[in-house]
A computed fold for a 364-nucleotide RNA from Marinobacterium aestuarii, annotated as Bacterial RNase P class A.
It is recorded under the gene name rnpB.
RNA sequence: UGAGUUCGCCGGACAGUCGUCGCUGCGCUUGCGCAGGGGAGGAAAGUCCGGGCUCCAUAGGGCGGAGUGCCAGAUAACGUCUGGGCGGCGCAAGCCGACGGCCAGUGCAACAGAGAGUAGACCGCCUAAGCAUGGAGUUCUUCGGAGCUGCAUGACGGUAAGGGUGAAAGGGUGCGGUAAGAGCGCACCGCGUGGGUGGCAACAUUCCACGGCACGGUAAACCCCACUCGGAGCAAGACCAAAUAGGGACCCACUAGGCGCGGCCCGCGCUGGGUCCGGGUAGGUCGCUAAAGGUGUAUGGUGACAUGCAUCGUAGAUGAAUGACUGUCCUCGACAGAACCCGGCUUACAGGCGAGCUCAUCCA
Numbered sequence: 001u002g003a004g005u006u007c008g009c010c011g012g013a014c015a016g017u018c019g020u021c022g023c024u025g026c027g028c029u030u031g032c033g034c035a036g037g038g039g040a041g042g043a044a045a046g047u048c049c050g051g052g053c054u055c056c057a058u059a060g061g062g063c064g065g066a067g068u069g070c071c072a073g074a075u076a077a078c079g080u081c082u083g084g085g086c087g088g089c090g091c092a093a094g095c096c097g098a099c100g101g102c103c104a105g106u107g108c109a110a111c112a113g114a115g116a117g118u119a120g121a122c123c124g125c126c127u128a129a130g131c132a133u134g135g136a137g138u139u140c141u142u143c144g145g146a147g148c149u150g151c152a153u154g155a156c157g158g159u160a161a162g163g164g165u166g167a168a169a170g171g172g173u174g175c176g177g178u179a180a181g182a183g184c185g186c187a188c189c190g191c192g193u194g195g196g197u198g199g200c201a202a203c204a205u206u207c208c209a210c211g212g213c214a215c216g217g218u219a220a221a222c223c224c225c226a227c228u229c230g231g232a233g234c235a236a237g238a239c240c241a242a243a244u245a246g247g248g249a250c251c252c253a254c255u256a257g258g259c260g261c262g263g264c265c266c267g268c269g270c271u272g273g274g275u276c277c278g279g280g281u282a283g284g285u286c287g288c289u290a291a292a293g294g295u296g297u298a299u300g301g302u303g304a305c306a307u308g309c310a311u312c313g314u315a316g317a318u319g320a321a322u323g324a325c326u327g328u329c330c331u332c333g334a335c336a337g338a339a340c341c342c343g344g345c346u347u348a349c350a351g352g353c354g355a356g357c358u359c360a361u362c363c364a
Stems, first nucleotide, its partner, number of pairs: 001360010012329007020039002023036006041335001045346002048344005053233004065229005070084005085099001086097004100224002105222002107218002122163002124159003131154004136149005171189006190213001191211005196205003237286004247277006257271005293312008330333001
C1' cells in the first nucleotide's frame, strides 16, 4: 500500500419563533395563565423465545401433550450468552453447525440398476476339477475300437479385482496367492472393541492388547432416552364513583305534593315522598415507570458474569405528545415512532469514525 476478518461508536449540526404531552413552582376563577426544566430507537419493529408483575386454578403422583437436545459454566430465566470438544469451510485472522440414540422395536428409499441389505453375476474375467463335442499326438488291439496326454469350443459353474446404474453397492494401497478372483494370507494406512493415561466432562491419545473389519443410510420418520413446562394476559388487575337508568331495607303520606322544561306565571311532560345501604355503567384515579437500571472504578474470573464503592436522573400518552417554519453551515442525512417493564433472538438500515488481528507485496 492492497485484500480480508472481528469488535465498538455515530446516525445532520447550531440559533430563533410558534405549537404539543408530562413534571416542578407561583397565581387565581380548579382548569387555565405565567416561569423553569424534561420529552423515542439501535433497532422503539417482528411478537419468535425467556422472566418480572397481575388474576384464575392448584395435596402429591401418573397418563397424555408441547418444547429442548455435544460438555461445562453464566443468568431471575431462556431456544440466549461464555469457554471448551467434535465436524465442515478458509493459506490465515476467523466463520458456520437441530451436534443424544438406527447392535429396543417398527417403517422408508421414487427413477435407474443384475442387485437397496447380513445383497447382487448385466457387461467383463476364468474354465483348475468334473461334463459334452471336435480334431491332434501316443499306447494297446480280436482292426470294430479302447485307454492316456495335451488343445479348442460350449454349457453348467466360479468370480465382487474392472466396467456400468444410483444420493447411497458391504474399507484403501501394495505384495503374495489363484483357473480367474476374493482380508483368502501378509505389511502399512484406516476402522472397531477393551484397558491404561490426560481431562470435572464432552472428548483426546504418538500407549498396550484384541478383532479381518463391523449389524450401510434415514429419528426437521414413528419411536426410545434425558431434562423443562398449570392457564390467561396491563383491554392483566385494584380503587373512587354521576343521572329524569335500576336493586334492597326502614320511615312518612293518601292525591295533596314532588321533579324537569335555566328565574316567575300559564301550559306541557314525568312521578308517591324521605333517609340509609350495597352492586355498578359513563367518567376519573392507580397500576405507569427507580428497574434483575445506567456510568466510572476496584477486586475475583480465560470469559459470559459477580461483588464492593462512588456517581447519575433518563418519555409516560389514552384519540393518544415529541412537530412545523425561518436563518447559517456541511460530507446534504438510511432504516424507522414508545403504549406495563426487563433479558435475548431475528429482521431493516444511506453514509461515516475508531481499534485489534490475518494474508500478500514493497522499502528500511